[in-house]
RNA sequence: AGAGUUUGAUCCUGGCUCAGGAUGAACGCUGGCGGCAUGCCUAAGACAUGCAAGUCGAACGGAGCGGCCCAUUGAAGACGGAGUGCUUGCACAAAGUUGGAUUUGGAUUCCCGCUCAGUGGCAGACGGGUGAGUAACACGUGGGUAAUCUACCUCAGAGACUGGGAUAACGUUUGGAAACGAACGCUAAUACCGGAUAAUUCACAGAUACAAAAGUAACUGUGCUAAAAGGAGCUACGGCUUCACUUUGAGAUGAGCUUGCGGUGUAUUAGCUAGUUGGUGAGGUAACGGCCUACCAAGGCGACGAUCAGUAGCCGGACUGAGAGGUUGAACGGCCACAUUGGGACUGAGAUACGGCCCAGACUCCUACGGGAGGCAGCAGUCGGGAAUAUUGCGCAAUGGAGGAAACUCUGACGCAGUGACGCCGCGUAUAGGAAGAAGGUUUUCGGAUUGUAAACUAUUGUCGUUAGGGAAGAUAAAAGACAGUACCUAAGGAGGAAGCUCCGGCUAACUACGUGCCAGCAGCCGCGGUAAUACGUAGGGAGCAAGCGUUAUCCGGAUUUAUUGGGUGUAAAGGGUGCGUAGACGGGAAAUUAAGUUAGUUGUGAAAUCCCUCGGCUUAACUGAGGAACUGCAACUAAAACUGGUUUUCUUGAGUGCGGGAGAGGAAAGUGGAAUUCCUAGUGUAGCGGUGAAAUGCGUAGAGAUUGGGAGGAACACCAGUGGCGAAGGCGACUUACUGGGCUGUAACUGACGUUGAGGCACGAAAGUGUGGGGAGCGAACAGGAUUAGAUACCCUGGUAGUCCACGCGGUAAACGAUGAAUGCUAGGCGUAGGGGGUAUCGACCCCUCCUGUGCCGGAGUAAACACAAUAAGCAUUCCGCCUGGGGAGUACGGCCGCAAGGUUGAAACUCAAAGGAAUUGACGGGGGCCCGCACAAGCAGCGGAGCAUGUGGUUUAAUUCGAAGCAACGCGAAGAACCUUACCAGGUCUUGACAUCGAGGAAAACUCAUAGAGAUAUGAGGUCCCUUCGGGGGUCCGAAGACAGGUGGUGCAUGGUUGUCGUCAGCUCGUGUCGUGAGAUGUUGGGUUAAGUCCCGCAACGAGCGCAACCCUUAUCUUCAGUUACUAACGCGUGAUGGCGAGGACUCUAUUGGGACUGCCGGGGACAACUCGGAGGAAGGUGGGGACGACGUCAAAUCAUCAUGCCCCUUAUGACCUGGGCUACACACGUGCUACAAUGGUCGUUACAGAGAGAAGCGAAAUCGCAAGGUAGAGCGGAUCUCAAAAAAGCGAUCCCAGUUCGGAUUGUGGGCUGCAACCCGCCCACAUGAAGUCGGAGUUGCUAGUAAUCGCGGAUCAGCAUGCCGCGGUGAAUACGUUCCCGGGCCUUGUACUCACCGCCCGUCA
Repeated sequence: AGAGUUUGAUCCUGGCUCAGGAUGAACGCUGGCGGCAUGCCUAAGACAUGCAAGUCGAACGGAGCGGCCCAUUGAAGACGGAGUGCUUGCACAAAGUUGGAUUUGGAUUCCCGCUCAGUGGCAGACGGGUGAGUAACACGUGGGUAAUCUACCUCAGAGACUGGGAUAACGUUUGGAAACGAACGCUAAUACCGGAUAAUUCACAGAUACAAAAGUAACUGUGCUAAAAGGAGCUACGGCUUCACUUUGAGAUGAGCUUGCGGUGUAUUAGCUAGUUGGUGAGGUAACGGCCUACCAAGGCGACGAUCAGUAGCCGGACUGAGAGGUUGAACGGCCACAUUGGGACUGAGAUACGGCCCAGACUCCUACGGGAGGCAGCAGUCGGGAAUAUUGCGCAAUGGAGGAAACUCUGACGCAGUGACGCCGCGUAUAGGAAGAAGGUUUUCGGAUUGUAAACUAUUGUCGUUAGGGAAGAUAAAAGACAGUACCUAAGGAGGAAGCUCCGGCUAACUACGUGCCAGCAGCCGCGGUAAUACGUAGGGAGCAAGCGUUAUCCGGAUUUAUUGGGUGUAAAGGGUGCGUAGACGGGAAAUUAAGUUAGUUGUGAAAUCCCUCGGCUUAACUGAGGAACUGCAACUAAAACUGGUUUUCUUGAGUGCGGGAGAGGAAAGUGGAAUUCCUAGUGUAGCGGUGAAAUGCGUAGAGAUUGGGAGGAACACCAGUGGCGAAGGCGACUUACUGGGCUGUAACUGACGUUGAGGCACGAAAGUGUGGGGAGCGAACAGGAUUAGAUACCCUGGUAGUCCACGCGGUAAACGAUGAAUGCUAGGCGUAGGGGGUAUCGACCCCUCCUGUGCCGGAGUAAACACAAUAAGCAUUCCGCCUGGGGAGUACGGCCGCAAGGUUGAAACUCAAAGGAAUUGACGGGGGCCCGCACAAGCAGCGGAGCAUGUGGUUUAAUUCGAAGCAACGCGAAGAACCUUACCAGGUCUUGACAUCGAGGAAAACUCAUAGAGAUAUGAGGUCCCUUCGGGGGUCCGAAGACAGGUGGUGCAUGGUUGUCGUCAGCUCGUGUCGUGAGAUGUUGGGUUAAGUCCCGCAACGAGCGCAACCCUUAUCUUCAGUUACUAACGCGUGAUGGCGAGGACUCUAUUGGGACUGCCGGGGACAACUCGGAGGAAGGUGGGGACGACGUCAAAUCAUCAUGCCCCUUAUGACCUGGGCUACACACGUGCUACAAUGGUCGUUACAGAGAGAAGCGAAAUCGCAAGGUAGAGCGGAUCUCAAAAAAGCGAUCCCAGUUCGGAUUGUGGGCUGCAACCCGCCCACAUGAAGUCGGAGUUGCUAGUAAUCGCGGAUCAGCAUGCCGCGGUGAAUACGUUCCCGGGCCUUGUACUCACCGCCCGUCA
């Protein structure tokens, strides 16, 4: 810092989505250790149990126990030394005396100690919890309190004198289940009460000073107000010390009240308010105050958002962000509020009191039914709710709190431990060497690659964990440590106990295999999956993070996508229909003053923690200590005076007024006019009129229409008329009159900033609509009829009501558009037009130059996504207003307001999509336009479609009727030829390393011939046996186990190569460089001509080039050169019945070869002096001479896996291979392509000419001969200019038929033959005789052909044993027509529209399912 996604592609607008960070989190998988933090976000739901607020006996009386006291008992010990033993100075030791532990009983008056209920004091207003309520002076911040209070604490002054009466406890009696009481009696105090004294207290009065004022300060006088002679210790008994007490002042701390400013969504909440706003008196409070009350006044708040309803504890901060901001308010800290719900006061310094009281409600519990008890939003814990949140732990050792003189007691505050990867931080799960690159896995083109130095293996280390030993600090002089035998230290042992999760199509780092087959599934967005899925699932591999990793939820970011920083509004969403104008916002020149804004400085405050910087402490880090900076804010004071604001004075250029001109469909009222339509009336006049694409309805013989005269009535105003005029817009059009608004021009007399914009508001506002009353000619919704149509509630026609018109109202909308708000200033030009002025000129009108105002076109800079705008801006600036924030839902619903109604205005949400959209580009398309071409139409000729047959296809049938081809561009197509074979299909019989290929142990020759069985494949038997050689061996051949493998006309032409068709022999398709464009792209290739042609010329920001076109190639038409055999024969010669038959020739034809020739070259007209075109000459041929080969970039997922090749999949005793027979030849039917006909331009018979191009050895086959013929016999000649096929046929000549189902036509069938072939039954061809069907020229429709063409006639060839109406070729005879390009089809170029781009066989709307 961006990225994906709208399109065929592009630029823009615009939404959606992603990558980042964060969390009191939850869920899934996984889980080694430690530190520091943190943990009911939901039910302010309900709570069992325990604990969380007590303490003081140094305030008091008492109760209990103990001591003291009396009596009793008499341990140890000490003294003592009778006596005994012997080692003769040692040991043991009785009585006695002392001692007072201990036992028992009594008393308890006093005294002492401990404990306890009560009286009394202080504390239970702190600490701890929660966020329900609260939009508020609740909070934050800065002030005020001269309108106030403050226990305990500190300092200072003064004092503490003198009396009194009660009461609990207790005792007696007594009630009740209990909770809890009742009566009587006694008693104490630091409990309670009276009196004295006292202040700078308070109240009142006076006077002084200060203050803007309420008032305050100090002074004088009068009056009021206090206490516990208490407790303890010591005492020289005098008192002293200390704690407590009273009062006053000051301080500190805490609190109350008040106030400026600040922070929220809705106007689909616009009016709210009676104690309400103010005053006076009284009351109340610590204190001000409608705080309360009586009276008086009628105020107060509100668009700068009152009031109502919704939501919410606020802040320091936290998260995010570049910042400005946005979101949030767990933990820590400050404030507030609450304590089961609601209300109330008491006590007190302080509460309207979480673990106090009273009342009421709900709920729970106890009960003897009469009554009672309770409040976890304290710490644990339980149930419930929920996706979800911990132990009924230890300790007061530390810190802090309450009480106490103190010891000390209490303390779920707090310190610790436990629990949860919930978060942050740190550590570990080893380290080094190690290639046979092991095995295994995966993959493979089978070679390998990868996992991978990874492992094994060798060596080493020891963090954490384990075991054992030691063992803290935290504790200021001693004792006293919950944590804790913890942190930490030492030793031992040993790689042992410790890695997962997500992802791998793009965004986004990371790829393969298999499975699956729009199934299963994935997905944050785009989107994957329909048989080769890097997107599903699994595996291998890889990427990322790591004791975590993903998912979900929420917030900020990216998003400049609410834009202050930092957006827009002609066409993308968005300018109000227009004006006037209120509030507001903004505002010309000069001078003076002020100091509100502004700027600078100083001071106060902005708590601490947090963030940032520096230094320090835990091994490091997280965490934490100290210092600094910062807290961008608010307030006060001082200063400055440029700018903005205020005040004052002044100016004229903005604005306005006056005066002189002049234009106009500006408005509104009254009147007038002519043309036309219709109607009425009268005349003339007769059969139609009218209407349409064509008709009909309609009108008309009762006289229409037409025409003439007269009349009635309504509406609109031809020409003038003009991107001319006027108006704010809507809008305004005959003429005249009076009334009236605005603009323009000239002048510079007057005012002196009076201006601009404008939320609300007010007014105007097309058409349709609406109310009342008129009017109504024409037109004309609705409606009726006639047409059209599949239908036609439409378009067309005939009628026709509202309405259109007028008056007065309503309504208030339009593509009310320039889709462009108003105002001011500035910024190149050119050409028009309307109004006015000036100059010049002239006799004058013109002309010309110029200024202002309006209205247009073009265009530069600039702007813009582009289109375009461009002084009438969409340019550069300023001011103000309206409006927009993805598409749909929807301008809909609900509500409000307006309206007679119709409806208008204001104006959502649920849900749903990943787009919707703008401009431009390339194509394609259009029953858009222009130009042009083609047997495209037209003009012609011959057909097809009807018949019979042939052939192909569909369908049906079948054991099988093998497969493919499917509009043109499948269908006499693959197939240039299915009786077997072919053959791929079916039935049956068989084979399994195989019919075919390579390797192959071993063996042998094999082939071949014969026989038998069998339908045959096959099986069995018999016979039969290689080549070369340096004699070592080599070569080909056959059989053959096991196994590698063969084989497949099995699938996929939508996995492919190759080949082919088609648009189309259409004239196109592109590239390089340059230029233009933000870009897709454009230019070139468009334009003017011309051509068969993007063929050529000219022009041109293009210049060149390539693939196509043309030419080069073949053939044909003419000439020439060389060469003449098998071809030819003019001259010469020979010969024959005849013939180039023979000699000969090289002239001719012809064959073969080489060249020439045609190029718009020449002439004339046209054209631009071009290209070219028209005509002509010459020429065999004339304007690419005719024909062929040749097919640009591409399109159709076109055809072909069955020509061939080939990926993948499938079969492997079969989907392979062999054999026999059958089938591909079926047949109610439908279609395509052909053949033969329907006849006289003909049939039949006879006679008689003239080709070209081919083929031939397993071949063509002559003569001769037999047969009616097919054909047979025969076998000359010929591998071919020699021989053969081979007869050309139509044509010509002659004869006959005489218009008929025929002497047309030949199908079908019968009989007899021929040929090929192992074999003609299914299923061949031919011949002869006989038979003699349909058919008399073909509906709708449709095909081919523009000249040697169509039509017609025959000939040949390939395939092939045989089989041709098909196919490919060849020549003979040989037409008609083309005005022309309107139309049909196809195509090319330019242009235009497009919501199409899978491209009109598109897209898309409604209904139904």

RNAcentral holds the sequence, with entries from ENA, Greengenes and SILVA. Small-subunit ribosomal RNA from an uncultured bacterium, 1409 nucleotides, folded computationally. Its Rfam family is "Bacterial small subunit ribosomal RNA".